About this RNA
Large-subunit ribosomal RNA, domain IV from a Candidatus Dormibacteria bacterium, 343 nucleotides, folded computationally. The RNAcentral record of the full RNA draws on ENA. The organism belongs to Candidatus Dormibacteria, within Bacteria. Its Rfam family is "Bacterial large subunit ribosomal RNA". For this family Rfam cites "Crystal structure of the ribosome at 5.5 A resolution" (Yusupov et al., Science, 2001). Gene Ontology terms of the family: ribosome and structural constituent of ribosome. Clan: LSU clan.
Context: one part of a larger RNA
RNA sequence: GCGUGGCUAAGGAACUCGGCAAAAUGUCCCCGUAACUUCGGGAGAAGGGGAGCCCUUGACGGUGACCGGACUUGCUCCGUGAGCCGAUGAGGGCCGCAGAGAAAAGGCCCAACCGACUGUUUACUAAAAACACAGGUCUCUGCUAAAGCGUAAGCUGACGUAUAGGGGCUGACGCCUGCCCGGUGCCGGAAGGUUAAGUGGAGGGGUUCACGCCCUGAAAUGAAGCCCCGGUAAACGGCGGCCGUAACUAUAACGGUCCUAAGGUAGCGAAAUUCCUUGUCGGGUAAGUUCCGACCCGCACGAAUGGCGUAACGAGUUGGGCGCUGUCUCGGCCACGCACUCG
Numbered sequence: 001g002c003g004u005g006g007c008u009a010a011g012g013a014a015c016u017c018g019g020c021a022a023a024a025u026g027u028c029c030c031c032g033u034a035a036c037u038u039c040g041g042g043a044g045a046a047g048g049g050g051a052g053c054c055c056u057u058g059a060c061g062g063u064g065a066c067c068g069g070a071c072u073u074g075c076u077c078c079g080u081g082a083g084c085c086g087a088u089g090a091g092g093g094c095c096g097c098a099g100a101g102a103a104a105a106g107g108c109c110c111a112a113c114c115g116a117c118u119g120u121u122u123a124c125u126a127a128a129a130a131c132a133c134a135g136g137u138c139u140c141u142g143c144u145a146a147a148g149c150g151u152a153a154g155c156u157g158a159c160g161u162a163u164a165g166g167g168g169c170u171g172a173c174g175c176c177u178g179c180c181c182g183g184u185g186c187c188g189g190a191a192g193g194u195u196a197a198g199u200g201g202a203g204g205g206g207u208u209c210a211c212g213c214c215c216u217g218a219a220a221u222g223a224a225g226c227c228c229c230g231g232u233a234a235a236c237g238g239c240g241g242c243c244g245u246a247a248c249u250a251u252a253a254c255g256g257u258c259c260u261a262a263g264g265u266a267g268c269g270a271a272a273u274u275c276c277u278u279g280u281c282g283g284g285u286a287a288g289u290u291c292c293g294a295c296c297c298g299c300a301c302g303a304a305u306g307g308c309g310u311a312a313c314g315a316g317u318u319g320g321g322c323g324c325u326g327u328c329u330c331g332g333c334c335a336c337g338c339a340c341u342c343g
Stems, first nucleotide, its partner, number of pairs: 001338008010329002014327001019324001027051005036041001038172001052094006060086004067079004071074001095099001107322007114314002119131002135170007147156003173309004178239003183236002185232005192227003198221002203216005240258005267301001268298001279295005
């Protein structure tokens, strides 16, 4: 000096990205417990008190002797209840620094965000707000089902049958889920347009004396697809600009105009989203780029790529407080092991 432990005056988070680590809490019994809530919970909330040993007393409980009685005379039944044992409690006493005397053995509270929850995950840097999840919804599938594996036979689906099975999205619960079908996709559409091979053969050509043979080939006819006409957004997706206007000012309920398929409803909002930004105001602090509550000018929230709430839950994230401490002021001492020196 390093590692692992133990102690430490006064202070007590001043440490630090951050109470990381450590300390503290810890068992049982009794008292007592808030907001909120899906009435289950929250709860071991929080916060208090008690606990050893000895003596006395002792409700109550266990066992059940002697004795008495009854008859059906039995290893019978009924009554009484001695003695012994246990014992919540009550009173008194004893010892130590300390009585859950060691060990094992929750720290707690407030607020916010995300995810409802229990679960699952990156075997070896990530356990999470990611995945899953019950629930919701769309869509396909009528059974030799759809879908999937396989060249096939065949198999799964399923020895199931639409209250079933496959696929997509969302993700408990509560309140809800607006407008746009122009584009893309999907679904429907006995017409029309376009359209391949095939069918068709007008016409043209080669050869020949000729019959023929051969080549080419217009019209017409000819599917799906595409065009076209509709529908469909819990399908992929999208959800405006400029100018003016009120008797202070400011602002604009109002008006004008351009464009669009339609111009963002409810709710939320400097947010896990806000660039400007440490926005502004309020709270908390002596002092707060974080935090909480508001405001709304939303650079660039927004409704199942769900919106907003939400009790309970979380080795999740953030802010605050109490307790507690060597984290720190700021160090010190001790034990064991190692390094190191000598041998």